[in-house]
RNA sequence: GUUGUGGCGACGCCAAAUCCUUCCUCGGAAGGACCGGGGGAUGAGACAUGGGGUGAAUCCCCGCGAUUUCGCGGGGUAGGGUCUAAAGCCCUUUCGGCCCGAACCCGGCAACUAACCUCGGCGGCGUAUGAAAGGGCCCCA
Numbered sequence: 001g002u003u004g005u006g007g008c009g010a011c012g013c014c015a016a017a018u019c020c021u022u023c024c025u026c027g028g029a030a031g032g033a034c035c036g037g038g039g040g041a042u043g044a045g046a047c048a049u050g051g052g053g054u055g056a057a058u059c060c061c062c063g064c065g066a067u068u069u070c071g072c073g074g075g076g077u078a079g080g081g082u083c084u085a086a087a088g089c090c091c092u093u094u095c096g097g098c099c100c101g102a103a104c105c106c107g108g109c110a111a112c113u114a115a116c117c118u119c120g121g122c123g124g125c126g127u128a129u130g131a132a133a134g135g136g137c138c139c140c141a
């Protein structure tokens, strides 16, 4: 000097997944705010090849294995995320770079939806000088 790993802290990213109060056997419990999901009229519809929900995660092609369904690998794709020097925060758009394009749940059952009912706030990551346009907030006059 470079690379990797571990701990603590700061800042930041995906996502609804954060903040506050009280109690407590200090593991946790309860409540509130805020954010997020589901159910929920009339009407209509279902009985099949079932149907449905959360999520960006849908669809297509090729190969192999199974031979309805499906699994694995590869390529694309609807769609989605991100790109932190100086010169704040938020939103939108264009071009460019990088990445994702999963997984799970309900259980024969649910369109939307006012009142109303009900559930969740986990988990996983990063250490960075892309460029341009527009709007809002804040600040100043």
Stems, first nucleotide, its partner, number of pairs: 010127005018033006034121006050109001051106004059076007079100005088137008